RNA sequence: UGUCGAUAAUAGCAAACCUAUCGAAAGAUAGGGACGCAAAGUCAUGGGUCUAAGGAAUUUUAUUCUAUGAUUGCCAGAUUGCCGAA
Numbered sequence: 001u002g003u004c005g006a007u008a009a010u011a012g013c014a015a016a017c018c019u020a021u022c023g024a025a026a027g028a029u030a031g032g033g034a035c036g037c038a039a040a041g042u043c044a045u046g047g048g049u050c051u052a053a054g055g056a057a058u059u060u061u062a063u064u065c066u067a068u069g070a071u072u073g074c075c076a077g078a079u080u081g082c083c084g085a086a
Base pairs, nucleotide, nucleotide: 004084005083012037013036017032018031019030020029021028022027035073041079042078043077045076046075047074048071049070050069054066055065056064057063058062
C1' cells in the first nucleotide's frame, strides 16, 4: 500500500418479533430487541424483487397490465471511511 480480512483493539449498525404512529399497499419512522454485518455508511444510476392507490384493458365487475410508490440487510456501479495479524 490493498482486488486482503484475526478467536486482535477501538468505535458502530441492527434481522425476525413486539408496541405506537404514518401509508391504499409494499413499506417507513420511533422505542424495545439481536439474526447477522468490514462498508448492514451514503446515492434508486443499471438490473432484480415487492406493492398497485391512481390510470388503462377486457372475456364486463373481477381479472389482467402499469411506478410516478418501496427495497442499498438482492446484485452491480459511483462515492466517502476505522483498524492492521498472517

Notes
Predicted 3D model of an 86-nucleotide RNA (c-di-GMP-I riboswitch aptamer). Rfam family: c-di-GMP-I riboswitch aptamer. From the family's description: GEMM was predicted in a large-scale screen for bacterial structured RNA regulatory elements. Model confidence (mean pLDDT): 84 of 100.